[in-house]
RNA sequence: CGCGCGGGAGAGUUCUUCGGUCGACAGACCGGAGACGCCGAAGGAGCAACUCCUCCCCGGAAUCUCUCAGGCCCCCGUACCGCGCG
Numbered sequence: 001c002g003c004g005c006g007g008g009a010g011a012g013u014u015c016u017u018c019g020g021u022c023g024a025c026a027g028a029c030c031g032g033a034g035a036c037g038c039c040g041a042a043g044g045a046g047c048a049a050c051u052c053c054u055c056c057c058c059g060g061a062a063u064c065u066c067u068c069a070g071g072c073c074c075c076c077g078u079a080c081c082g083c084g085c086g
């Protein structure tokens, strides 16, 4: 580094509108678009604790920061941790 197993979050199912389905109506559900709000554990970027070194420089560097991307019902998935194998 790769594969398998287990563990493993966070944040709106807010408002407007369009289409479809159910319905007598009110309304409910699904999908699209827009607005505002929010999360950060795919990725990316930044600082730099830390690390390497006798020291400096160079190098490596986050779960920190930013939110470009990604995400905000549930599910899936995710960084990270443990075990096994190559």
Base pairs, nucleotide, nucleotide: 001086002085003084004083005082006081007080012036014035015034016033017032018031019030020029021028022027037072038071039070043068044066045065046064050060051059
Predicted 3D model of an 86-nucleotide RNA (Glycine riboswitch aptamer) from uncultured Streptomyces sp. Lineage of the source: Bacteria > Bacillati > Actinomycetes > Streptomycetaceae > Streptomyces. The model forms 90% of the base pairs in the Rfam consensus. The sequence is in RNAcentral, with records from MGnify. The coordinates come from a structure-prediction model, not an experiment, and the mean pLDDT is 78.